The prediction has a mean pLDDT of 82. Predicted 3D model of a 1520-nucleotide RNA (small-subunit ribosomal RNA) from Mollicutes bacterium PWAP. Lineage of the source: Bacteria > Bacillati > Mycoplasmatota > Mollicutes. Its Rfam family is "Bacterial small subunit ribosomal RNA". Rfam links the family to the GO terms ribosome and structural constituent of ribosome. The same sequence occurs in records of 2 taxa.
RNA sequence: UUUAAUGAGAGUUUGAUCCUGGCUCAGGAUGAACGCUGGCUGUAUGCCUAAUACAUGCAUGUCGAGCGAGGUCACUUGUGACCUAGCGGCGAAUGGGUGAGUAACACGUACUUAACCUACCUCUUUGUUUGGGACAACAGUUGGAAACGACUGCUAAUACCGGAUACGAGAAAAAAACAUAAGUUUAUUUCUUAAAAGGCGCGUUUGCGUCGCAAGGAGAUGGGGGUGCGGUUUAUUAGCUAGUUGGUAGUGUAAUGGACUACCAAGGCAAUGAUGAAUAGCGGAGUUGAGAAGCUGAACCGCCACACUGGGACUGAGAUACGGCCCAGACUCCUACGGGAGGCAGCAGUAGGGAAUCUUCCACAAUGAACGAAAGUUUGAUGGAGCGAUACAGCGUGAGGGAUGAAGGUCUUCGGAUUGUAAACCUCUGUUAUAAGGGAAGAAAACCCGAUAUAGGAAAUGAUAUCGGCUUGACGGUACCUUAUCAGAAAGCACCGGCAAACUAUGUGCCAGCAGUCGCGGUAAUACAUAGGGUGCAAGCGUUAUCCGGAUUUAUUGGGCGUAAAGCGUCCGCAGGCGGUUUGUUAAGUCUGAAGUUAAAGCCUGGGGCUCAACCCCAGCCCGCUUUGGAUACUGGCAAACUAGGGUCAUAGAGAGGUUAGUGGAACUCCUAGUGAAGCGGUGGAAUGCGUAGAUAUUAGGAAGAACACCAAUAGCGAAGGCAGCUAACUGGCUAUGUACCGACGCUCAUGGACGAAAGCGUGGGGAGCAAACAGGAUUAGAUACCCUGGUAGUCCACGCCGUAAACGAUGAUCGUUAGCCGCUGGAAUAAUUCAGUGGCGCAGCUAACGCGUUAAACGAUCCGCCUGAGGAGUAUGCUCGCAAGAGUGAAACUUAAAGGAAUUGACGGGGACCCGCACAAGCGGUGGAGCAUGUGGUUUAAUUUGAAGAUACGCGGAGAACCUUACCCACUCUUGACAUCUUCCGCAAAGGCUUGGAGACAAGUUGGAGGUUAACGGAAUGACAGAUGGUGCAUGGUUGUCGUCAGCUCGUGUCGUGAGAUGUUCGGUUAAGUCCGGCAACGAGCGCAACCCUUAUCAUUAGUUACUAACAUUUAGUUGAGGACUCUAAUGAGACUGCCUGGGUAACCAGGAGGAAGGUGGGGACGACGUCAAAUCAUCAUGCCUCUUACGAGUGGGGCUACACACGUGCUACAAUGGCUGGUACAAAGAGAAGCAAUAUGGUAACAUGGAGCAAACCUGAAAAACCAGUCUCAGUUCGGAUUGGGGUCUGAAAUUCGACCCCAUGAAGUCGGAAUCGCUAGUAAUCGUAGGUCAGCAAUACUACGGUGAAUACGUUCUCGGGUCUUGUACACACCGCCCGUCACACCAUGGGAGCUGGGAAUGCCCAAAGUGGGAUAGUUAACCUUCGGGAUGCUACUUACUAAGGCAGGCUUGGUAACUGGGGUGAAGUCGUAACAAGGUAUCCCUACGAGAACGUGGGGAUGGAUCACCUCCUUU
Repeated sequence: UUUAAUGAGAGUUUGAUCCUGGCUCAGGAUGAACGCUGGCUGUAUGCCUAAUACAUGCAUGUCGAGCGAGGUCACUUGUGACCUAGCGGCGAAUGGGUGAGUAACACGUACUUAACCUACCUCUUUGUUUGGGACAACAGUUGGAAACGACUGCUAAUACCGGAUACGAGAAAAAAACAUAAGUUUAUUUCUUAAAAGGCGCGUUUGCGUCGCAAGGAGAUGGGGGUGCGGUUUAUUAGCUAGUUGGUAGUGUAAUGGACUACCAAGGCAAUGAUGAAUAGCGGAGUUGAGAAGCUGAACCGCCACACUGGGACUGAGAUACGGCCCAGACUCCUACGGGAGGCAGCAGUAGGGAAUCUUCCACAAUGAACGAAAGUUUGAUGGAGCGAUACAGCGUGAGGGAUGAAGGUCUUCGGAUUGUAAACCUCUGUUAUAAGGGAAGAAAACCCGAUAUAGGAAAUGAUAUCGGCUUGACGGUACCUUAUCAGAAAGCACCGGCAAACUAUGUGCCAGCAGUCGCGGUAAUACAUAGGGUGCAAGCGUUAUCCGGAUUUAUUGGGCGUAAAGCGUCCGCAGGCGGUUUGUUAAGUCUGAAGUUAAAGCCUGGGGCUCAACCCCAGCCCGCUUUGGAUACUGGCAAACUAGGGUCAUAGAGAGGUUAGUGGAACUCCUAGUGAAGCGGUGGAAUGCGUAGAUAUUAGGAAGAACACCAAUAGCGAAGGCAGCUAACUGGCUAUGUACCGACGCUCAUGGACGAAAGCGUGGGGAGCAAACAGGAUUAGAUACCCUGGUAGUCCACGCCGUAAACGAUGAUCGUUAGCCGCUGGAAUAAUUCAGUGGCGCAGCUAACGCGUUAAACGAUCCGCCUGAGGAGUAUGCUCGCAAGAGUGAAACUUAAAGGAAUUGACGGGGACCCGCACAAGCGGUGGAGCAUGUGGUUUAAUUUGAAGAUACGCGGAGAACCUUACCCACUCUUGACAUCUUCCGCAAAGGCUUGGAGACAAGUUGGAGGUUAACGGAAUGACAGAUGGUGCAUGGUUGUCGUCAGCUCGUGUCGUGAGAUGUUCGGUUAAGUCCGGCAACGAGCGCAACCCUUAUCAUUAGUUACUAACAUUUAGUUGAGGACUCUAAUGAGACUGCCUGGGUAACCAGGAGGAAGGUGGGGACGACGUCAAAUCAUCAUGCCUCUUACGAGUGGGGCUACACACGUGCUACAAUGGCUGGUACAAAGAGAAGCAAUAUGGUAACAUGGAGCAAACCUGAAAAACCAGUCUCAGUUCGGAUUGGGGUCUGAAAUUCGACCCCAUGAAGUCGGAAUCGCUAGUAAUCGUAGGUCAGCAAUACUACGGUGAAUACGUUCUCGGGUCUUGUACACACCGCCCGUCACACCAUGGGAGCUGGGAAUGCCCAAAGUGGGAUAGUUAACCUUCGGGAUGCUACUUACUAAGGCAGGCUUGGUAACUGGGGUGAAGUCGUAACAAGGUAUCCCUACGAGAACGUGGGGAUGGAUCACCUCCUUU
């Protein structure tokens, strides 16, 4: 410079929001397993568990061209070919398996060995001479069951041994050169040291060739040793180490070295983690990831370790040897009981274990290995095949057309939709399959035959090179090719509530079940099960397990610590980390060039080969380490200098800084004395207590201890804890100024040290007041408390411990930088100002927000401490400290999807402020007591039908239950039905009347005669259907109650806030009112308020009949004439608007006044915002779903809804003189009337009856009472009161018994004004008096709805009760205080600690015993080669002995598991018990440390914090 590659989030805490924070999901991967399913091919791959035990077979042999011997075959009869037990050589240390051990120079990487070895192989040099004695085989004898031996004798060699030779090697000596850590090279002298006259071939005359052999040199290959660096956990492992560390001298080895031995010294390792424990083969690599990194170590490759467990050596170039040996141990097998044999973690295979992992296959054809001269032999290495969807890759299960959108299925709004061009049907193809035919590559060589060439040789054999020929395939008749035939033989699995692509029906009914998470399911389930349909992947699909990712959730890249988890209580300070300015030097860090290495395979890039791909081949690339050259800004090292950091000095200054000693006054208590006389004290109210033995009170005197009023303060000092009368002594720190001195001396600090409130502990004092515990009195359901009376430790002093607090600014220390304004303290200046400290507000910036803001929580730097979901738990265990209390350090199992911070909107508060209401107060009258009426509960009953349930059910639905109503009960009946539609058929006769039976419905008969022949009516039949006051008001519509006629509830745009949200709507006034005004980041608007509507109060106009009557006539009477004035009627208008005046106020408006019928919404009504109560109603009606269908439907008779020990609500009548009774007499309004209201009249005591004028109504009818005027009663259970009961009647009605109302006579209960409590009402109201209407045959109406008559009292006021509204505050509530929530106890289950003990494992230590073996010793026996003086010696072997030592035994400890009677707390669990500790001022503010006490939450004392509400004060800010 170019190119390539390169990062996704979601669900879940809340009513909602932002943040913190965990949990879960989507992706990829696997040596996998499981479920369902399964056509083919290729390539890979396949005991992850028991390094558990192994039956059977195979996995290492080869050479006759080293040797003797024996045998077989052939014939040429001594030759050839072949086989083999033995001696001998080489190999067997490779290959193959496994991962137990190992935390180590085991592995990786780099360097080193001048401290080493290396068989076979290659090159090169020189030799290959001369002798000797044995042992197997074999033969004989013999032991043993076997395995296997023993003795005697014979024999060969490339077996063994002696001598010669030596330019080589080794050792010793001394010299020179080079070098300087041990050394290397050269030359000299002395000593020591080897072999197979072998095999084969050729030629023969000595020889030649080749394979060997011996001694060297070099190489290659393979190994041994050493060092730097790298990669696990744990400190609840902190000290480890005697061959340990080093030296000297030896031993040993291929070689260095405490590797080993003796002696000497006392070292060595460790907080940069020694030692111990746990776990683990290491790497190339695999997998995930954007990367940094995390996890893994199957297959392939490299290294290491192991071979039943432990120990040991031998042989050899190489082993301390998987298919060798010896010993010990465990196990298995054989045995004649005397003894023997064995080791699949080689390939197959078996048993076992386990969720789980293959054939007791073929072949040496290829590639390699061993041996051989070679042919060749051997090879479970290897090449292949088999089994398994275990993985990856590829292919197929058909392609094109085909609408009447067939049938069937499913859904349906019944129209249709969908399955679906899908099928059928037509045309085509043949991958694969089946059959037949052809048919590879992998084979190259060696050997052998023939030919040619080259070098050398006397020649031959031979050697080398080339060419030609001959021969060899397990796989396998496989790959591949060709032909023929048939769409034929080949599709499943999971999912469909969100995350996350895909929806309906049926069944089920918190059941059955699902679930990764949130969560579904309690009768309309897209979440369970099934079906249809759909989505995704596909010979697979899902599930489970594990790893990485997402997770920036351990944060190097890349996090945090005021309140979410998190700053040590504070300071000092060693190690460590970091460090001011300038110059020089160095080049360790740093940067850069070159070189080496980084095995192969793999990944990546580019090519190539199998039809493609997977797979395979080729090339490139490869972050580390090492060596070396260079650069020097920065960091580091060294040297020199500087003054800005830091320190010293001088002059001043402030201070509750500390320690010790002395001293002062007030108050409390006690003691003594005086005065005095009945109480004091205490509380919400009381009591306990004190007091006539004189208290309290008061006066005087005295004693003692503790604390220091006022000053006093967001004042001061101190590192923090903390420090307060005054004086003195001693003493620490701080500030300012000067800039005189030193010259980076600094900052922070793990471990460590010191200080450290209160409580508490020890010893000794002291003790006035206060006061845990304790006692008593209260309160209370209880009161182990709050309140009261007492009261001990303690509080105080001295000395010594403890070491913790909300030890807080919940904010570590230090340095620098970054607007200001207003105070206070101390200095300097005295004009501005400035330095140090201490507060408030505030810009930028930061923060999740709250907030912080030069005293940072801003921007940067350095160092330390700490955090990683909640609970379990600051618990258990271990250790350290402490006299103890306890402190420090500090887990896990298990449970759980949240826990948490800040802020928002509501709701709530025994929080605050303001306001309103018959809310209280002030009044009047009631209820609660009596009797009765009525409704409800309860009880009863065959049934007493049902709904309504605090306010907002209860004279309510029901504006009227004797039958009916009626829904309930009993009995008797009907079944297409009492009622609706449709279809078919029949009928002439239906309704009605009568007779009979019956309780009736009904049945039978008779009479009757409308209307019509299509229709309608009646009947019969049929099935579709009717029917249900059956269920669900928690599936619904509609309607209604309530908050509440309260003044609120919202929206658009804009603005503010990350956001939920806020603003507007708050604020100051005002109003009945979110009514209006002013102000304001708001400006407007909507639903509500008000007004418009009705009625009432005044007037006018119009109109006068049935209403009215002033004037004029008339009459008993507005009766009649008349009038249209008045009243009234009913239509239209007017009128009232704070319009006018005065005063206040910016205004809105308020107060007063005038006028007016009416005055400040004139009175009353209708009218009810957004919403709340799953409020009420399925029984007014409508309606989904469910249920019943000869009944849960329909009809009839009778009964019941009217019951009655009792409880409650609402009423009526009373209790009397403001009254009762008797008599007289006056005045309404509104409404009703034809199956009706009914006058006058007559009868009856009366209810009522007879009779009927008038009236479909301002005409007629029914009609007032209280009041008023007289009389009487005279305070009594009465001339009050009228219940109850007896008798007799009236009326309605088929019917009055259950069960009607009314009348008359008689009877004459309770009751003398009502406990706690509670209701209504503010003016034509309360109270009181009557009247009418609806429903209705009648009436249980004293109810309800209306109407008028008479007609009050009181409201100071908002402290309290209730309800409501606005603002504000706190909150752990949001189902919203009827909320939330704590602990003991009881029950069930789970994991866990302690535990007398019991029982395993592990690593060590000490002692005992000591196999095999090796080293040493030298006593005995024995001994072919060599020497010999022939006696013997040397040497070897065996026995013996000694040192070391495995296994074993004994001992006491250490460590780590399992288990355990009993026991401790913990966790979890729809509806258990006791209380109510916390959240609001949570009803005693809460919390922290500590001590004591208590069923429990907890209470109390001491000190502390605000993370406390409210009120007051102070300070500060903003505006004017």